[in-house]
Context: one part of a larger RNA
This record gives sequence, structure tokens and C1' cells, in this order.
RNA sequence: UGACGGGGGGCCGCACAAGCGGUGGAGCAUGUCGCUUAAUUCGAAGCAACGCGAAGAACCUUAUCCAGGGCUUGACAUCGCAGUGACCGCUAUAGAAAUAUAGUUUUCCUUCGGGACACUAUGACAGGUGCUGCAUGGCUGUCGUCAGCUCGUGUCGUGAGAUGUUGGGUUAAGUCCCGCAACGAGCGCAACCCCUGUCUUUAGUUGCCAUCAGGUAAUGCUGGGGACUCUAAAGAGACCGCUGGUGACGAGCCAGAGGAAGGUGGGGAUGACGUCAAGUCCGCAUGGCCCUUAUGCCCUGGGCUGCACACGUGCUACAAUGGUCGGUACAGAGGGACGCCAAACCGUGAGGUGGAGCAAAUCCCAAAAAGCCGACCCCACUUCGGAUUGCAGUCUGCAACUCGACUGCAUGAAGUUGGAAUCGCUAGUAAUCGCAAAUCAGCAGGUUGCGGUGAAUACGUUCCCGGCCCUUGUACA
Repeated sequence: UGACGGGGGGCCGCACAAGCGGUGGAGCAUGUCGCUUAAUUCGAAGCAACGCGAAGAACCUUAUCCAGGGCUUGACAUCGCAGUGACCGCUAUAGAAAUAUAGUUUUCCUUCGGGACACUAUGACAGGUGCUGCAUGGCUGUCGUCAGCUCGUGUCGUGAGAUGUUGGGUUAAGUCCCGCAACGAGCGCAACCCCUGUCUUUAGUUGCCAUCAGGUAAUGCUGGGGACUCUAAAGAGACCGCUGGUGACGAGCCAGAGGAAGGUGGGGAUGACGUCAAGUCCGCAUGGCCCUUAUGCCCUGGGCUGCACACGUGCUACAAUGGUCGGUACAGAGGGACGCCAAACCGUGAGGUGGAGCAAAUCCCAAAAAGCCGACCCCACUUCGGAUUGCAGUCUGCAACUCGACUGCAUGAAGUUGGAAUCGCUAGUAAUCGCAAAUCAGCAGGUUGCGGUGAAUACGUUCCCGGCCCUUGUACA
């Protein structure tokens, strides 16, 4: 100087408390351990691994992970030398395919030397998701959006170092004020950026319709209009600016007015010096090591989906604030050409036929759901719950056996609110309800977004956890 203390003082955080809803019990989904297996590829490991890499394992993906069949200048790149010609494609045969054999078809440029391209042979070399993240770059997680981390000059100290950065106030903040052997400065904080909340101006189609006119069974449908909504660009607006109180005449704090918004308005992006030899050699790059008729490459089939068990994360429930049936209302944000797919018709349905429109403020996906109105159920393992299983189908796709999703009929399991323990959340939040997108042929209970309905509680900081500042002890570094 740090680190640590079941030392002290001060302060903060959904840290506790006050509340609301969960997890832990059930069934299923998904990830992991373990076990099994020919193989169940690899990585991730307290917080910060475990719906994680994977924004989508039937083949492919996929990684020799396993079994089998093949290739050896190679699936891919550059160059040299020699030879032959097109190559590709199509057909037949063998085969699980890769591939092999046979047949067939067939070039371009040219200075006629040759070149492009392909094949054969050969040599340099290719190739490796093989090892080392404890050789590395880059990127990322984490403490933590915590308020800290440092430097120059000066001063003090033999020196390590100190001072500044401590102290008195204050703040979300090393934020600001005052004081002070310090005076300044840098990286962080804040602001500048984006979205959202109010208003103005500009603009008015594909959006809108108050006034005027026309028209319809009905509809901004038509003429027209820019008022309004909206769209999307530029501005305004919030600064403790104003008033009062308080404070040290300061920084600030409290209350009020005005205001759409009040003291950082709400949200996002933004992550200092560093810590964990944290993670990643399987995104990529890369040193070293290793393989080179194989640890490289092609293919078929299988596996990654196995199941006594254990754990994490979720979904659905156990019902009446509910279930079923009928009627009816209101979003936002997205996507669409190898695409989104309307009307109409067929089918109980998944879906099929159909073909209008739309490169989309125009057309389509598209029905929002919870909600509201009415009817039934009457507390029952039930008209709760839907697992499991049987049969029959639909769609995608060469192909749904291992191993897809969905539909109909039948079946109708556990489960009556969950031990010890444990998690999230302070407001348009929790809870609850649906919608969309990426990936994607198909497959979403996951993820990322979007809106609808919309709470309760916070006395307080004694205690638990984590963090910041000062101080003290130490046999620790």
C1' cells in the first nucleotide's frame, strides 16, 4: 500500500422488511448428470454451465460419433512437367449409394506457335470441427451502469509511498459547494444519440372525412376537402427557470404555481483502470505439436431422440373470479414473389379445389384473445384436467419405421394448491391475455419483439446478501 475481520462509523441496492405471483408435489416439453449403447459427436460447470453454442438433428445439417462400401495430388487452391481430348449432360447394366463399365451427344479464342476448359500420370502441395483458450489475436461473460481508476508539476517522507482523491455539507454520481500544500488534467459520471409523452410548422397518397354535393342493400364508395386522426421531416418545450420556506449569503433540499410533462419525465443504446491463467483453437484468424493410402475425402444406413434414477428451466392443470356452447366489440408491431394468398365451392376437421388482388399506409397473412351479452353445468376426480393408447386421416418432403407437425372418433392417467427450502417483481411494473417475426421444405410449450386488461405494498434499515467511503486490528500478500 492492499486484502481480510462473527472491529467501529456513514451510505446504497427488490438486499431484508411490507405485498403480489410463482418454483420445490403431478403430467408433459426441454437442457444436464448418470446409466446404457456399435455409437449415444463436441464444448459450457457456483453466482457468471444446465429452453446455453443450437435463429429450428427424419436424409442433409453432423463433426469417421458408430457399422459398412469406396478414393489417395485428393471434395477445394496455386504452380511445374508429359500425354489425351472437349467438359457437362442423357441412356443402359451392376450396386444400398458413392462409383464403375458400355453406348450416345458435343466446344470456344487464335498471330496457327498456342491458350481457355476437362481428363490421365507425376511432383511441389492440399486437407484436418485433430491437441494445446495455461502459447495467442479478436470477441464475450462477470463484479457493475458500481462510482470509481489514474496522471503531470509541486510539497512531505531515507524509502515503499503519501498528498491531490481526506474533512464539513450535498447528490443517482469523485454530482456540485465550502475548506485545505496543493494546483491542474485524463479515463469514467452527466450531457450530446435513438424511441416514447405535449404543441407548432411544412406536406396530403395508398392514409383521414368535419363541412358541401352525388350515389348505394351497405361501405370515404365518388366528386371534393387539409379541418381532424395519422404518417414523417423540421422546430418549440423542463432549466430548480418562477414564488415561498430552509440552508453557511453556497451547493442543494422541501412546498407551491404554471404546465402535456418537475426536479435524471419514462425506456434504450452507451460498460472506466482492472478481476476471475473466467469462456471460446468447433464462428473466424493464428504460434507450436500431431495425422498424411489417413486423425484427410465421398457415400449408404444408424446415432446425436436410447432410460431404474437425480437436478435446472418451462408448459398445462388441479377448477365456479371456472368449464362448455351461441352471439358480439376493441390493438400494436411485423412479414409477403421459388412469396402472402381473398371471394366462392367441397370436407365434421386438418385441409383441398379455385383463382381475384398485391414487390404492398392500396392486396394478403388476419380470426386478435382475455372482454361484454345470453344459455347450460351445481362442487362432483365432475361438462375440472388432459397424459397415455387404439383406429382413420391431412400436409410438407426422394423419404415421416427408428424420428415430423396437425385433424377426427374413441380412450380418459396423475393431479383436490404442493415438505425443508427457494425465485421474480416498486407502475403501465407484477399478474393475466393473445398477436407477430427470425430460424425454416416441414416442425416452437423455446427465443426476440408487440400490444390488450391491469393490481397490492414499501413502517423502516435491527437483521441476511452484495457493493461504496472513512477509520481501526492483523503473526496474511
Molecule: small-subunit ribosomal RNA, 3' major domain
Organism: Candidatus Poribacteria bacterium WGA-A3